Record summary:
This is a predicted structure of a 71-nucleotide RNA (transfer RNA) from a Minisyncoccota bacterium. The prediction has a mean pLDDT of 85. The RNAcentral record of the sequence draws on ENA and MGnify.

RNA sequence: GGGCCUGUGGUCCAGUGGUAAGACGUGGCAUUCGCAUUGCCAAGACGGGAGUCCGAUUCUCCCCAGGUCCA
Numbered sequence: 001g002g003g004c005c006u007g008u009g010g011u012c013c014a015g016u017g018g019u020a021a022g023a024c025g026u027g028g029c030a031u032u033c034g035c036a037u038u039g040c041c042a043a044g045a046c047g048g049g050a051g052u053c054c055g056a057u058u059c060u061c062c063c064c065a066g067g068u069c070c071a
Base pairs, nucleotide, nucleotide: 001070002069003068004067005066006065007064010024011023012022018054026042027041028040029039030038047063048062049061050060051059
C1' cells in the first nucleotide's frame, strides 16, 4: 500500500428497510432480624460524515478504530 471481516447501553450480544430484543452489571421497591437469593419497576446504546429512499442500525460511498490475509 491492497483484499476481506467487524464496530449496537458499563460488559457480552440479537436485530438483512418501518417503535432497537436479551443476559450480566447499575439504581429503587418488596421479601429478611440482617446479608445473600428471588420477584417487580426504572435508567442506560446503533463509530463519524455524505448519499439513496416516504422512511436507514440495515443499502451505497468516504473517513476513523480494531482484527485477519497478501505484498